Parts: sequence; C1' cells; structure tokens
RNA sequence: GGGCGACUAACUCAGCGGUAGAGUGCAUCCCUUACAAGGAUGAGGCCAUAGGUUCGAAUCCUAUGUCGCCCA
Repeated sequence: GGGCGACUAACUCAGCGGUAGAGUGCAUCCCUUACAAGGAUGAGGCCAUAGGUUCGAAUCCUAUGUCGCCCA
C1' cells in the first nucleotide's frame, strides 16, 4: 500500500427495513443460622461517528475512526 471481517447494555453476543433482546454481571426483596446456589422484581442503550437512500434505518449505500485477519 491492497483485500476481507468486526463495532449493539458493564462484559460476551443475538437481532439484518416497521416500538432493541439474551446470558453473565449489578441493585432490592424472598429463601438460609450465615454464605453460596436458587426464586422474584428492577436499573442499565446517541446500535462507533458523520452524511445519504427510504413513508420508515441498528439493519441498505458512502466516508471516517478503532480493532482483528490475509496478501505484498
């Protein structure tokens, strides 16, 4: 320098045009002599950033950024 992939909750990841989800973690309560495990409820999101397309964009297109892989 070229090619490809990823970016969504604190972490790991689903979701791929029509109101954003799971597991783990966190908070409160129940249970327990107590802790763990278990149960219930809840908080937590500018879907990397900026434009474009569309009635409507996390999802499609473009550019940029960060990370990773491959080629030279």
Predicted 3D model of a 72-nucleotide RNA (transfer RNA) from a Candidatus Margulisiibacteriota bacterium. The sequence was found in a public genome assembly. It matches the Rfam family "tRNA". By type it is a transfer RNA. Rfam links the family to the GO term triplet codon-amino acid adaptor activity. Lineage of the source: Bacteria > Bacillati > Candidatus Margulisiibacteriota.